[in-house]
This is a predicted structure of a 371-nucleotide RNA (Bacterial RNase P class A) from a Rhodocyclaceae bacterium. Taxonomically the source falls in Rhodocyclaceae (Bacteria, Pseudomonadati, Pseudomonadota, Betaproteobacteria). Its Rfam family is "Bacterial RNase P class A". Rfam classes the family as a ribozyme. Rfam links the family to the GO terms ribonuclease P activity, dimeric ribonuclease P complex and tRNA processing. The gene name in the source record is rnpB.
RNA backbone atom coordinates (compact mmCIF):
# COMPACT_ATOMS: atom_id res chain seq x y z
C1' N A 1 0.00 0.00 0.00
C1' N A 2 -4.08 -3.54 -1.48
C1' N A 3 -7.90 -6.98 -0.19
C1' N A 4 -10.85 -9.23 3.56
C1' N A 5 -13.03 -9.79 8.50
C1' N A 6 -14.73 -8.05 13.18
C1' N A 7 -15.87 -4.24 16.59
C1' N A 8 -16.89 0.79 18.01
C1' N A 9 -18.68 5.88 16.98
C1' N A 10 -21.67 9.85 14.29
C1' N A 11 -26.82 10.28 12.44
C1' N A 12 -26.60 17.09 7.97
C1' N A 13 -24.35 21.85 10.00
C1' N A 14 -24.82 27.23 11.10
C1' N A 15 -27.88 31.68 11.68
C1' N A 16 -32.64 34.19 12.11
C1' N A 17 -38.14 34.59 12.89
C1' N A 18 -42.74 32.62 14.83
C1' N A 19 -44.92 28.75 17.94
C1' N A 20 -45.53 24.38 21.86
C1' N A 21 -43.80 22.63 26.59
C1' N A 22 -41.03 21.27 31.94
C1' N A 23 -38.38 24.09 35.64
C1' N A 24 -36.35 28.61 38.12
C1' N A 25 -36.83 33.85 39.00
C1' N A 26 -39.53 38.45 38.65
C1' N A 27 -44.03 41.09 37.90
C1' N A 28 -48.63 40.06 38.32
C1' N A 29 -52.78 36.93 39.56
C1' N A 30 -53.46 32.00 36.36
C1' N A 31 -51.34 35.28 32.47
C1' N A 32 -46.78 37.91 30.81
C1' N A 33 -41.38 38.66 30.71
C1' N A 34 -36.36 36.78 31.27
C1' N A 35 -33.14 32.61 31.77
C1' N A 36 -32.60 27.47 31.02
C1' N A 37 -33.89 22.17 29.47
C1' N A 38 -36.82 19.57 25.64
C1' N A 39 -36.58 11.99 21.80
C1' N A 40 -33.41 7.49 19.74
C1' N A 41 -29.50 4.23 18.37
C1' N A 42 -32.97 1.81 17.77
C1' N A 43 -37.63 5.71 21.61
C1' N A 44 -39.85 -0.12 17.68
C1' N A 45 -41.08 -5.68 18.49
C1' N A 46 -42.67 -6.65 23.72
C1' N A 47 -38.85 -11.80 23.00
C1' N A 48 -35.77 -12.58 27.75
C1' N A 49 -33.80 -10.59 32.63
C1' N A 50 -34.01 -7.19 36.83
C1' N A 51 -35.42 -2.79 39.94
C1' N A 52 -39.90 -0.75 42.07
C1' N A 53 -45.18 -1.72 43.76
C1' N A 54 -49.41 -4.55 45.39
C1' N A 55 -51.60 -9.31 46.61
C1' N A 56 -49.69 -12.43 49.83
C1' N A 57 -46.09 -15.43 53.04
C1' N A 58 -44.42 -18.59 48.32
C1' N A 59 -41.24 -24.01 53.77
C1' N A 60 -41.81 -28.90 51.30
C1' N A 61 -43.96 -32.00 47.48
C1' N A 62 -46.74 -32.74 42.75
C1' N A 63 -47.98 -30.59 38.07
C1' N A 64 -46.13 -27.03 34.52
C1' N A 65 -42.41 -23.90 32.22
C1' N A 66 -37.40 -22.29 31.03
C1' N A 67 -32.25 -23.24 30.57
C1' N A 68 -28.25 -27.05 29.29
C1' N A 69 -19.85 -27.98 26.39
C1' N A 70 -16.24 -25.47 30.24
C1' N A 71 -14.56 -21.18 33.05
C1' N A 72 -15.60 -16.17 34.14
C1' N A 73 -18.67 -11.33 34.30
C1' N A 74 -23.28 -9.37 36.16
C1' N A 75 -28.52 -6.97 40.24
C1' N A 76 -30.13 -10.82 36.87
C1' N A 77 -30.52 -13.16 32.15
C1' N A 78 -32.12 -17.43 27.28
C1' N A 79 -27.14 -11.73 27.68
C1' N A 80 -21.80 -10.68 27.38
C1' N A 81 -16.35 -12.11 27.56
C1' N A 82 -12.56 -15.88 27.17
C1' N A 83 -11.67 -21.01 26.05
C1' N A 84 -12.82 -26.22 24.16
C1' N A 85 -15.12 -29.41 20.50
C1' N A 86 -17.77 -30.06 15.93
C1' N A 87 -19.54 -28.26 11.01
C1' N A 88 -19.38 -25.49 6.64
C1' N A 89 -16.19 -22.61 3.89
C1' N A 90 -14.25 -17.40 0.86
C1' N A 91 -9.36 -15.28 -0.11
C1' N A 92 -4.27 -16.80 -0.15
C1' N A 93 -1.31 -21.32 -0.96
C1' N A 94 -0.44 -26.29 -3.24
C1' N A 95 -1.73 -30.03 -7.04
C1' N A 96 -4.07 -31.70 -11.74
C1' N A 97 -6.08 -30.41 -16.65
C1' N A 98 -5.84 -26.37 -20.28
C1' N A 99 -2.20 -22.24 -25.35
C1' N A 100 -5.12 -19.08 -22.40
C1' N A 101 -9.47 -17.47 -20.02
C1' N A 102 -10.60 -20.83 -16.55
C1' N A 103 -12.31 -25.59 -14.24
C1' N A 104 -11.76 -29.36 -10.53
C1' N A 105 -9.44 -31.27 -6.08
C1' N A 106 -6.56 -30.67 -1.49
C1' N A 107 -5.67 -27.44 2.34
C1' N A 108 -8.29 -23.66 4.44
C1' N A 109 -6.06 -17.09 7.77
C1' N A 110 -8.70 -13.38 10.37
C1' N A 111 -13.54 -14.60 10.78
C1' N A 112 -18.75 -17.44 10.35
C1' N A 113 -22.38 -21.15 12.24
C1' N A 114 -23.83 -24.79 16.35
C1' N A 115 -31.02 -25.93 21.72
C1' N A 116 -22.74 -28.97 21.70
C1' N A 117 -26.19 -32.63 29.27
C1' N A 118 -27.71 -38.14 28.68
C1' N A 119 -28.87 -43.00 23.04
C1' N A 120 -24.66 -49.57 27.67
C1' N A 121 -32.41 -46.66 32.24
C1' N A 122 -36.76 -47.53 29.41
C1' N A 123 -40.49 -46.61 25.40
C1' N A 124 -40.53 -45.08 20.46
C1' N A 125 -39.30 -43.08 15.19
C1' N A 126 -36.86 -43.39 10.20
C1' N A 127 -40.81 -40.82 4.20
C1' N A 128 -38.90 -42.18 -0.75
C1' N A 129 -35.50 -45.44 -2.85
C1' N A 130 -33.57 -50.19 -1.88
C1' N A 131 -32.78 -57.35 -1.70
C1' N A 132 -32.03 -55.59 3.19
C1' N A 133 -33.11 -49.96 8.17
C1' N A 134 -31.65 -52.58 13.64
C1' N A 135 -28.81 -57.95 17.87
C1' N A 136 -29.94 -56.61 9.22
C1' N A 137 -30.04 -58.58 4.30
C1' N A 138 -28.70 -61.08 -0.61
C1' N A 139 -31.03 -57.78 -6.30
C1' N A 140 -26.80 -57.73 -9.75
C1' N A 141 -22.36 -60.23 -8.55
C1' N A 142 -18.24 -63.88 -6.83
C1' N A 143 -17.64 -69.06 -5.74
C1' N A 144 -19.64 -73.83 -6.20
C1' N A 145 -14.04 -76.57 -2.20
C1' N A 146 -18.25 -80.33 -0.09
C1' N A 147 -22.89 -83.40 -1.74
C1' N A 148 -25.59 -84.39 -6.18
C1' N A 149 -25.89 -83.91 -12.11
C1' N A 150 -23.62 -84.14 -17.27
C1' N A 151 -19.27 -85.31 -20.53
C1' N A 152 -14.25 -87.79 -21.43
C1' N A 153 -11.44 -91.87 -19.45
C1' N A 154 -10.55 -99.21 -18.14
C1' N A 155 -8.95 -96.59 -13.92
C1' N A 156 -6.48 -92.82 -11.28
C1' N A 157 -8.14 -88.47 -12.73
C1' N A 158 -9.73 -84.35 -15.87
C1' N A 159 -13.53 -81.01 -17.83
C1' N A 160 -18.52 -78.57 -17.77
C1' N A 161 -23.15 -76.48 -16.15
C1' N A 162 -24.78 -74.38 -11.49
C1' N A 163 -29.36 -78.08 -8.31
C1' N A 164 -28.31 -77.81 -3.11
C1' N A 165 -25.24 -74.64 -0.88
C1' N A 166 -21.25 -70.92 0.51
C1' N A 167 -19.69 -65.39 0.48
C1' N A 168 -20.38 -60.22 1.74
C1' N A 169 -15.05 -58.45 -1.56
C1' N A 170 -17.09 -55.39 -6.18
C1' N A 171 -21.72 -52.93 -8.28
C1' N A 172 -26.39 -50.64 -7.08
C1' N A 173 -30.21 -47.82 -3.30
C1' N A 174 -30.21 -44.36 0.57
C1' N A 175 -29.40 -38.94 4.99
C1' N A 176 -27.64 -43.52 7.12
C1' N A 177 -25.94 -50.43 4.96
C1' N A 178 -21.82 -52.81 11.22
C1' N A 179 -13.99 -49.08 9.99
C1' N A 180 -9.68 -47.73 5.91
C1' N A 181 -5.04 -49.23 3.02
C1' N A 182 -1.81 -53.23 1.97
C1' N A 183 -0.53 -58.33 2.67
C1' N A 184 -1.61 -63.35 4.07
C1' N A 185 -5.47 -66.71 3.58
C1' N A 186 -9.56 -69.12 0.70
C1' N A 187 -13.41 -72.63 -3.82
C1' N A 188 -14.74 -67.59 -3.39
C1' N A 189 -14.58 -64.39 0.62
C1' N A 190 -14.64 -61.94 5.29
C1' N A 191 -10.70 -58.54 11.42
C1' N A 192 -10.75 -64.86 9.55
C1' N A 193 -5.26 -63.62 10.57
C1' N A 194 -1.15 -59.82 10.35
C1' N A 195 1.20 -54.65 9.73
C1' N A 196 0.08 -49.53 9.67
C1' N A 197 -3.86 -45.87 10.23
C1' N A 198 -8.48 -45.00 12.68
C1' N A 199 -11.69 -46.19 17.04
C1' N A 200 -12.94 -47.52 22.26
C1' N A 201 -11.56 -48.35 27.61
C1' N A 202 -7.99 -47.70 31.47
C1' N A 203 -3.32 -45.57 33.44
C1' N A 204 0.14 -41.74 33.41
C1' N A 205 0.99 -36.57 31.61
C1' N A 206 -0.72 -31.19 30.43
C1' N A 207 -4.93 -28.03 31.68
C1' N A 208 -9.14 -24.76 37.19
C1' N A 209 -12.30 -27.25 33.61
C1' N A 210 -14.50 -28.49 28.89
C1' N A 211 -10.71 -31.19 26.66
C1' N A 212 -5.95 -32.54 24.46
C1' N A 213 -2.46 -35.29 22.27
C1' N A 214 3.80 -36.99 22.87
C1' N A 215 3.55 -41.94 25.92
C1' N A 216 2.02 -47.02 28.01
C1' N A 217 -1.42 -51.23 28.49
C1' N A 218 -5.70 -53.77 26.83
C1' N A 219 -9.75 -54.72 23.15
C1' N A 220 -10.44 -57.14 16.44
C1' N A 221 -13.98 -53.22 16.83
C1' N A 222 -18.13 -54.18 20.76
C1' N A 223 -21.61 -49.16 21.78
C1' N A 224 -25.17 -46.94 14.04
C1' N A 225 -28.66 -42.20 13.94
C1' N A 226 -32.70 -39.16 16.16
C1' N A 227 -33.79 -36.44 22.91
C1' N A 228 -36.11 -29.26 18.01
C1' N A 229 -39.93 -37.68 20.06
C1' N A 230 -41.60 -39.21 24.95
C1' N A 231 -38.30 -39.62 28.75
C1' N A 232 -34.01 -39.27 32.44
C1' N A 233 -30.49 -35.90 35.00
C1' N A 234 -28.92 -30.97 36.85
C1' N A 235 -30.09 -25.75 37.77
C1' N A 236 -33.76 -21.84 38.08
C1' N A 237 -39.00 -20.09 38.43
C1' N A 238 -45.33 -17.63 43.75
C1' N A 239 -48.99 -14.37 40.88
C1' N A 240 -50.00 -9.67 38.71
C1' N A 241 -48.26 -5.24 36.75
C1' N A 242 -47.56 2.39 36.81
C1' N A 243 -54.72 1.40 34.21
C1' N A 244 -48.95 -1.23 39.79
C1' N A 245 -49.71 1.48 44.13
C1' N A 246 -50.04 5.84 47.87
C1' N A 247 -52.49 10.53 49.55
C1' N A 248 -56.41 14.43 49.52
C1' N A 249 -61.45 14.50 48.53
C1' N A 250 -66.88 17.50 46.50
C1' N A 251 -72.23 17.29 44.82
C1' N A 252 -76.09 13.54 45.17
C1' N A 253 -77.68 9.02 47.37
C1' N A 254 -76.96 5.71 51.22
C1' N A 255 -74.45 3.88 56.31
C1' N A 256 -73.00 4.63 61.76
C1' N A 257 -73.24 7.73 66.30
C1' N A 258 -74.85 11.82 69.59
C1' N A 259 -78.33 15.47 70.71
C1' N A 260 -83.06 18.11 70.02
C1' N A 261 -88.17 18.20 69.30
C1' N A 262 -94.88 20.92 68.96
C1' N A 263 -95.84 15.52 75.68
C1' N A 264 -96.19 15.84 66.52
C1' N A 265 -97.54 11.83 62.82
C1' N A 266 -97.54 6.51 61.43
C1' N A 267 -96.95 1.30 62.97
C1' N A 268 -97.40 -2.40 67.01
C1' N A 269 -101.72 -2.80 70.72
C1' N A 270 -108.18 -3.40 73.47
C1' N A 271 -105.64 0.85 76.27
C1' N A 272 -101.18 3.01 78.81
C1' N A 273 -95.99 2.65 79.13
C1' N A 274 -92.40 1.04 75.93
C1' N A 275 -90.20 0.08 71.18
C1' N A 276 -89.53 1.01 65.78
C1' N A 277 -89.90 4.46 61.58
C1' N A 278 -90.47 9.61 59.76
C1' N A 279 -88.14 15.31 61.02
C1' N A 280 -84.01 18.88 62.35
C1' N A 281 -78.75 19.90 63.91
C1' N A 282 -73.79 18.25 64.55
C1' N A 283 -69.96 14.58 64.15
C1' N A 284 -67.63 10.08 61.99
C1' N A 285 -66.22 6.68 58.26
C1' N A 286 -66.26 4.19 53.14
C1' N A 287 -66.57 5.06 48.00
C1' N A 288 -67.43 8.06 43.04
C1' N A 289 -66.11 12.67 39.99
C1' N A 290 -61.84 15.52 40.42
C1' N A 291 -56.88 16.76 42.17
C1' N A 292 -51.90 15.52 43.99
C1' N A 293 -48.27 11.75 43.88
C1' N A 294 -45.60 7.50 41.98
C1' N A 295 -42.23 10.58 37.71
C1' N A 296 -37.28 10.51 36.91
C1' N A 297 -30.32 11.78 40.37
C1' N A 298 -29.95 6.79 38.01
C1' N A 299 -27.12 -0.90 38.45
C1' N A 300 -26.65 7.51 35.53
C1' N A 301 -23.12 10.26 31.96
C1' N A 302 -17.97 12.21 30.79
C1' N A 303 -12.56 12.24 31.61
C1' N A 304 -8.38 10.00 33.77
C1' N A 305 -5.67 6.30 36.92
C1' N A 306 -5.35 1.18 38.64
C1' N A 307 -6.58 -4.47 38.34
C1' N A 308 -8.04 -8.02 34.46
C1' N A 309 -6.42 -11.18 27.71
C1' N A 310 -11.53 -9.56 27.87
C1' N A 311 -16.58 -9.01 29.53
C1' N A 312 -16.14 -6.18 33.84
C1' N A 313 -14.60 -4.14 38.53
C1' N A 314 -12.62 -0.15 41.41
C1' N A 315 -10.78 4.83 42.69
C1' N A 316 -10.46 10.20 41.82
C1' N A 317 -12.39 14.57 39.55
C1' N A 318 -16.29 16.82 36.85
C1' N A 319 -21.57 17.03 35.10
C1' N A 320 -27.35 17.11 35.55
C1' N A 321 -29.12 15.33 30.45
C1' N A 322 -37.48 15.26 28.39
C1' N A 323 -41.09 14.12 32.21
C1' N A 324 -46.24 15.20 29.20
C1' N A 325 -50.84 13.34 30.37
C1' N A 326 -55.71 14.20 24.95
C1' N A 327 -50.69 13.99 25.40
C1' N A 328 -45.02 19.43 24.10
C1' N A 329 -40.36 18.35 21.35
C1' N A 330 -42.79 21.96 15.51
C1' N A 331 -43.03 25.35 11.18
C1' N A 332 -40.83 28.93 7.90
C1' N A 333 -36.57 31.64 5.72
C1' N A 334 -31.32 32.18 4.27
C1' N A 335 -26.33 30.11 3.52
C1' N A 336 -23.00 25.77 3.08
C1' N A 337 -21.86 20.58 1.96
C1' N A 338 -20.64 14.75 1.07
C1' N A 339 -27.91 16.63 -0.30
C1' N A 340 -29.42 13.84 4.67
C1' N A 341 -31.96 6.80 6.01
C1' N A 342 -34.96 4.16 9.60
C1' N A 343 -37.94 6.33 12.67
C1' N A 344 -41.30 9.64 17.99
C1' N A 345 -40.42 8.80 24.91
C1' N A 346 -45.33 7.51 28.45
C1' N A 347 -42.37 3.95 35.56
C1' N A 348 -37.10 2.87 35.04
C1' N A 349 -32.84 -0.07 33.70
C1' N A 350 -29.61 -4.43 31.32
C1' N A 351 -29.90 -7.39 26.86
C1' N A 352 -31.67 -9.73 22.29
C1' N A 353 -34.12 -9.13 17.61
C1' N A 354 -35.81 -6.21 13.59
C1' N A 355 -35.51 -1.30 10.42
C1' N A 356 -31.70 2.13 8.75
C1' N A 357 -29.08 7.34 3.34
C1' N A 358 -24.37 7.79 4.25
C1' N A 359 -19.70 8.79 6.85
C1' N A 360 -15.49 8.10 10.36
C1' N A 361 -12.13 5.29 13.41
C1' N A 362 -9.64 1.01 15.58
C1' N A 363 -8.01 -4.02 15.84
C1' N A 364 -6.93 -8.64 13.41
C1' N A 365 -5.59 -11.73 9.01
C1' N A 366 -3.41 -12.59 4.08
C1' N A 367 -0.55 -10.66 0.10
C1' N A 368 2.88 -6.99 -2.23
C1' N A 369 6.83 -3.18 -1.85
C1' N A 370 10.76 -0.63 0.85
C1' N A 371 14.29 -0.25 5.00
RNA sequence: GAAGUUCGCCAGGCAGUCGCUGCAUGCAUUGCAUGUGGAGGAAAGUCCGGGCCCCGCAGAGCAGGAUGCCGGCUAACGGCCGGGCGCAGCAAGCCACGCAAGUGGCCCAAGGCGACGGAAAGUGCAACAGAGAGCAAACCGCCGAUGGCCCCGCAAGGGGAUCAGGCAAGGGUGAAACGGUGGGGUAAGAGCCCACCGCGUCCACGGUAACGGCGGACGGCACGGCAAACCCCAUCCGGGGCAAGGCCAAAUAGGGGAGCGAUGGCGUGGCUCGCGCCGCUCCCGGGUAGGCUGCUAGAGCCUGGCGGCAACGUCAGGCCCAGAGGAAUGACUGCCCACGACAGAACCCGGCUUAUCGGCGAACUUCCUUU